The RNA shown here (transfer RNA) has 71 nucleotides and comes from an Elusimicrobiota bacterium. Its Rfam family is "tRNA". It is annotated as a transfer RNA. The prediction has a mean pLDDT of 83.
[in-house]
RNA sequence: GCGGAUGUAGUUCAAUGGCAGAAUGAAAGCUUCCCAAGCUUUAGACGCGGGUUCGAUCCCCGUCAUCCGCU
Numbered sequence: 001g002c003g004g005a006u007g008u009a010g011u012u013c014a015a016u017g018g019c020a021g022a023a024u025g026a027a028a029g030c031u032u033c034c035c036a037a038g039c040u041u042u043a044g045a046c047g048c049g050g051g052u053u054c055g056a057u058c059c060c061c062g063u064c065a066u067c068c069g070c071u
Base pairs, nucleotide, nucleotide: 001070002069003068004067005066006065007064010024011023012022013021018054026042027041028040029039030038047063048062049061050060051059
């Protein structure tokens, strides 16, 4: 330099154009003499910039980061 893959919550992962979810973690409460465990509730995310579309995490372009391959 060229090609490919991945990018979603603090972490690990879903969601094939129509309300962004789960587990775990965090906070508060209940329970308990205390702790642990258990139960309930709450907050928290689509890498970035454009385009297409009534509507984009999803499709297209560019860009950034990580990884793999080729040279």